[in-house]
RNA sequence: AUUUUGGAGAGUUUGAUCCUGGCUCAGAGUGAACGCUGGCGGCGUGGAUUAGGCAUGCAAGUCGAGCGAUUCUCGUAAGGGAAUAGCGGCAAACGGGUUAGUAACACGUGAGUAAUCUUCCUUAAAGUCAGACAUAGCUUCGUGAAAACGGAGGUAAUAUCCGAUGUGGUAUUUGAUACUCAUGUAUCGAAUAUUAAAGACAGGGACCGCAAGGCCUGUCACUUUAAGAUGAGCUCGCGUCCUAUCAGCUAGUUGGUGAGGUAAUGGCUCACCAAGGCUUAUGACGGGUAGCUGGUCUGAGAGGACGACCAGCAACACUGGGACUGAGACACUGCCCAGACUCCUACGGGAGGCUGCAGUCGAGAAUCUUUAGCAAUGGACGAAAGUCUGACUAUGCGACGCCGCGUGCAGGAUGAAGGUUUUCGGAUCGUAAACUGCUUUUGUUAGGGAAGAAAAUUUUAACGUUAAUAGCGUUAAAACUGCCGGUACCUAACGAAUAAGCCACGGCCAACUCCGUGCCAGCAGCCGCGGUAAUACGGAGGUGGCAAGCGUUACUCGGAAUUAUUGGGUGUAAAGGGCAAGUAGGCGGUUUAUUAAGUGAGGGGUGAAAUCUUCCGACUCAAUCGGAAACGUGCCUUUCAAACUGGUAAACUUGAGGCUGGAAGAGGGAAAUGGAAUUCGCGGUGUAAGGGUGAAAUCUGUAGAUAUCGCGAAGAACACCAGAGGCGAAGGCGAUUUCCUGGUCCAGAUCUGACGCUAAAUUGCGAAAGCUAGGGGAGCAAACAGAAUUAGAUACUCUGGUAGUCCUAGCUGUAAACGAUGAGCACUAGGUGUUGGCCCCUCACGGGGUCAGUGCCGCAGCUAACGCAUUAAGUGCUCCACCUGGGGACUACGGCCGCAAGGUUAAAACUCAAAGGAAUUGACGGGGACCCGCACAAGCGGUGGAACAUGUGGUUUAAUUCGAUGCUACGCGAAGAACCUCACCAAGGCUUGACAUACUGGAAGUAGUGAACUGAAAGGGGAACGACCUGUUAAGUCAGGAGCCAGUACAGGUGCUGCAUGGCUGUCGUCAGCUCGUGUCGUGAGAUGUUGGGUUAAGUCCCGCAACGAGCGCAACCAUUGCCCUAUGUUGCUAGCAGGUUUUAAAUCGUAAGAUUUUAAUCUGUGCACUCUUAGGGGACUGCCUGGGAUAACCAGGAGGAAGGUGGAGAUGACGUCAAGUCAGUACGGCCUUUAUGCCUUGGGCUACACACGUGUUACAAUGGACGGUACAAUGGGUCGCCAACCCGCGAGGGGGAGCUAAUCUCAAAAAACCGUCCUCAGUUCGGAUAGAAGUCUGCAAUUCGACUUCUUGAAGCCGGAAUCGCUAGUAAUGGGAAAUCAGCUCGUUCCCGUGAAUACGUUCCCGGGUCUUGUACACACCGCCCGUCAAGCGAUGAGAGCGAGGAGUACCCGAAGUCCUAUGUAGAUAGGCCGAAGGUAAAACUCGUGAUUGGCGCUAAGUCGUAACAAGGUAACCGUACGGGAACGUGCGGUUGGAUCACCUCCUUU
Repeated sequence: AUUUUGGAGAGUUUGAUCCUGGCUCAGAGUGAACGCUGGCGGCGUGGAUUAGGCAUGCAAGUCGAGCGAUUCUCGUAAGGGAAUAGCGGCAAACGGGUUAGUAACACGUGAGUAAUCUUCCUUAAAGUCAGACAUAGCUUCGUGAAAACGGAGGUAAUAUCCGAUGUGGUAUUUGAUACUCAUGUAUCGAAUAUUAAAGACAGGGACCGCAAGGCCUGUCACUUUAAGAUGAGCUCGCGUCCUAUCAGCUAGUUGGUGAGGUAAUGGCUCACCAAGGCUUAUGACGGGUAGCUGGUCUGAGAGGACGACCAGCAACACUGGGACUGAGACACUGCCCAGACUCCUACGGGAGGCUGCAGUCGAGAAUCUUUAGCAAUGGACGAAAGUCUGACUAUGCGACGCCGCGUGCAGGAUGAAGGUUUUCGGAUCGUAAACUGCUUUUGUUAGGGAAGAAAAUUUUAACGUUAAUAGCGUUAAAACUGCCGGUACCUAACGAAUAAGCCACGGCCAACUCCGUGCCAGCAGCCGCGGUAAUACGGAGGUGGCAAGCGUUACUCGGAAUUAUUGGGUGUAAAGGGCAAGUAGGCGGUUUAUUAAGUGAGGGGUGAAAUCUUCCGACUCAAUCGGAAACGUGCCUUUCAAACUGGUAAACUUGAGGCUGGAAGAGGGAAAUGGAAUUCGCGGUGUAAGGGUGAAAUCUGUAGAUAUCGCGAAGAACACCAGAGGCGAAGGCGAUUUCCUGGUCCAGAUCUGACGCUAAAUUGCGAAAGCUAGGGGAGCAAACAGAAUUAGAUACUCUGGUAGUCCUAGCUGUAAACGAUGAGCACUAGGUGUUGGCCCCUCACGGGGUCAGUGCCGCAGCUAACGCAUUAAGUGCUCCACCUGGGGACUACGGCCGCAAGGUUAAAACUCAAAGGAAUUGACGGGGACCCGCACAAGCGGUGGAACAUGUGGUUUAAUUCGAUGCUACGCGAAGAACCUCACCAAGGCUUGACAUACUGGAAGUAGUGAACUGAAAGGGGAACGACCUGUUAAGUCAGGAGCCAGUACAGGUGCUGCAUGGCUGUCGUCAGCUCGUGUCGUGAGAUGUUGGGUUAAGUCCCGCAACGAGCGCAACCAUUGCCCUAUGUUGCUAGCAGGUUUUAAAUCGUAAGAUUUUAAUCUGUGCACUCUUAGGGGACUGCCUGGGAUAACCAGGAGGAAGGUGGAGAUGACGUCAAGUCAGUACGGCCUUUAUGCCUUGGGCUACACACGUGUUACAAUGGACGGUACAAUGGGUCGCCAACCCGCGAGGGGGAGCUAAUCUCAAAAAACCGUCCUCAGUUCGGAUAGAAGUCUGCAAUUCGACUUCUUGAAGCCGGAAUCGCUAGUAAUGGGAAAUCAGCUCGUUCCCGUGAAUACGUUCCCGGGUCUUGUACACACCGCCCGUCAAGCGAUGAGAGCGAGGAGUACCCGAAGUCCUAUGUAGAUAGGCCGAAGGUAAAACUCGUGAUUGGCGCUAAGUCGUAACAAGGUAACCGUACGGGAACGUGCGGUUGGAUCACCUCCUUU
């Protein structure tokens, strides 16, 4: 440079995030099975479980050219042909099956055999001479049921035996040469000994013979030897599963000598001798599991899992043992013995072995024809033809797998019918169908029709060889041979004809709606669906995916970097050993030389074939099959290289150690000594308390305590110094002195010369508690006792108090033994403290450098983040230890240790889908800081006590309709239940309906009105009366409408669901908050802005700031009220002016009567000045001044002003919270009801009454009550109404009727107040309940059940326990007035005006809220979460008196067959012996099952007791240990921070 190859994630922990971490899914595969479905073909494949039992048939025979004999047959015969039992030869050790055993030289791979054998085959050399004894078959006799056996007679061979020969072989002795890897081997010799054989067939020229034949030739067979090939045996290196809860095993065991045995080495076997051997962890021995491999599946690969089919090897053949034969076996269809099982039997005895092919039973989720043929390939025998062959080739069955084909193609819109759905318009199935045209793969029928077959053989011919026409060899021609099968294939006819299902559709994951169901039925791989609108259940329609299959289940790999070699981790997530010494092991400084084990390069051998990959080819394609290449990453061997690692040798000094000189230190051990304090004892002084706590009590004390003084005793601990200082490996170490002793640091550069680092196993040290023995015992103090607290209090608090704490000698061996951070070495910015040395500068203070420690801050880098950061958690190297989801479980069993307590090592079943780390936002805290609010405090008045009213709960009832339920329900919905309302109850009635719309049909005495009669009414009943509108027509003639009747759709529902909803409302809260855009920071959730310093009523404003801006809220804008101005002027007002009237008063005149004037009131006019009405403006803005503050915002004070710092009071309610409230105000989805849950009616009920609560009214009196008199409002209402004057009534009220649709008339009197009189502290001249009588009014109606009036009656109550409510100024308190609803009915509600206070030091506390910060195991958010006992159910498991089963071993007894040995014998054989399967006896160990009872564990919506933990969790929590307790737990001792808060000390950062 080119080419090739090549790795995907998702769901699930959280409110959200990042990480850790498990679980689950998507992929591929299978000798599969199951469910639903199923047209065809090709090629494969099919007992995986009981190596469980097997009926039946077949699976190994062949040779007459080895032998005698027999039978049949052709032939007249000679002779020929065929078949067969037996002897004999070869084969039967192959082929075929299975995987039980086996963890082994069994297998794989590579070597060795100088330690071996090998029938048949090939090659070479040499031979095949001469005899002999038998025996089966056969004949005959006998036994037996049978199987079978025995006696006698006679017979053959290529059967058996002997002799000869000896090319050769073998053995002994011996010589030489060559070689090797130790024993040794090879070759050439010599001598001696020993050792073979068989014939058969065919042909025949010469020769011999009477003949048979000899003889010769050929082929086959036979013998010996050598070599090859093939096959086999044995040995060795390496590789080959899990387990250490298997750590020691072994007596033929290890070796030697000798002997035996074998084809051969060897304890293979035996005798004797020696005492070794294996493994020491690189895992012996034991246990479990398993045939091994080529390969197969998966995977990017490295790996992981598997070992069906095919191929190689091994092992086995009913179970166990044994040998025989043979070249080969200790033999699948051979033999002997024992055992189990099956069968036959005359009971005496016999027979058998499908893990061959088919087949059968059984067990099982599950696995085929009792087929055809030797045509092909291969095998056995044979000279050959040939015979045999369940090997094999074919076939059948099974969608079991892979591959291929088909189930039609084109046109066809009224987008048919039908289904589904619908917003009722439509949409969709859908060009899909029908219909039209076309095609014929497949199918049916018919016709044709292969390849697989070529050899061998036979015949003929030719050539070669030969004496030959024999035989052999070569060539040519012909003949013969096909299970499958008339199959594949080709052609024709027919006709869309014969052929589609399965799963899924919430996410992962592609594909959605309707109905049914209602936490039920069910689904589910994970997350999870289902409690009335389920895309998740069941059905349907539609859609998606795959398709003759589709799903499910099981298993394997993958994803999973989730065992990490490639390729992970250990501060806090699981994980560093408590610490050290040090063995094995691992790793190791610099230089030189050498070696070549590792390493690298090249060559050779091997790595079977098949498979995989690539290319090419054959079946129409593909699957499948064939050819070639490549691969086979390995092992062995050989040559070369020498950098690195290793080895050897020699050196070096920097690692390490030594030496010399200095230094600091609570380092360790022992002894001695000291003072302060505590307690006790004695004595003195002294008197009533002391002590203790949140408060108390137990306790001590008048027998003299506590206090105080003196003396004495005892034990333990060592104030200050003291420091994030020092020392030590860790635990740990603290008065002083002495003795003994370990380590460290610095300086010098003097010595050794890699002596080093790490560290399984091992050994030692190891806080506290605890144990044993002996001391000691002051204080403290588990247990224990008592007092408190409490619902309880086995606790916290208090008073006592024993072990213990202390010492000596031992044991224990654990802690949050922590820096939660293994040891060592090297490198990588700095700054600032401090400890111990050394050096330099400096007069000094001090400064600089360096080594060794010890803190803090901080860059790069790392980290999930927090954080670490030269004392690393950074960058590298070496070694060790440890982790792999949570729980079960720091557990059980077993082992080891311990006196015990217990420690150490350490599982499984079962169960969950999480458990966890860090950080974020909230919420919460009996955490902190700041701030606000009638929150507290300071005040005033109430509630809670009484009676009554009213609402609620409860109870009652036929019904007491329904809703509202902490604040935020309870004088609430209801601004008004006698009927109505009305929804409830009882009773009576109606059914297209009381009301709406539509359609169809009908009816003239029709619609409508509706009398008697009945009834509680509704209703029934119907006498009688009796119509209309529009158009049209000569015409009430016709048509339509209204209305009526009948029917159908439907009406109706205060029936359900406020947790399906709209709308409206409450509450936090008129609190000051809630957010966004862009930018920036953070992996991210998020943060910043919005925090900080000030300030404000306010996220109000100012300043600062990685933020800059903006929005919704705040404020302002709006209406009202307070001041002024302008305009307006009736029904308002009337100052001034004019006039009138007479009920005022005064003055003057007058005797008086009276008159005049003035004044007052009133009326009219004028007027609009004033008040007022209604509009429009002005005014207040921290604008001005002083001071404070930062020169700001702003605050304090002041001036002016009607008003001053939002002037007062309204309306206005951010994002959101409470599934808050309301389906009964209305609306609305769904469900339910339809002669009733609808409608009508009468009566009743909502008004009940042992009781409890809320909200009110009236009071309890003299700041009052009664009576009399006098004065001053505002807001509103009024024609089915308000109602004046006047009259009647004690009064409610009645009569009356003027005025008023209202600034005109009216309700309407305001009341408290003020003035006067009485009451004089009483249950009263207070208080008015209750009750009686008589009335009034409204209304159809006042009984249940209205209001009011008059007279009489005259209850409780004398200011209210715990507790609790409202209010900060025109407010509270107090007084009256009006209105809505309404026929009538108010102590309620809403509004109006009058009179009119007190107090606020202040923010410690209670409640609520806001901001910041902190902790959290909470997020449904503290009404949270959560622990343990007990009780119930279910599940698995440990212990357990025992019981049962199993495999293996040990000792002993008995002992078959059989080899071997001994003896006898010629031999067959017999007898004895050793070993020996099976069996038996005994003791112990191991494994499994079971077991009354028992221990803990896990799981299970709503059980019991408490509340241990999470916040300072209300006593901080946790670790170890000990004691105690129903339980969580409590307490003691020591330790940790993984504790909040406050203060102090120290340090750091910045200026």

A computed fold for a 1551-nucleotide RNA from a Candidatus Omnitrophota bacterium, annotated as small-subunit ribosomal RNA. Model confidence (mean pLDDT): 83 of 100.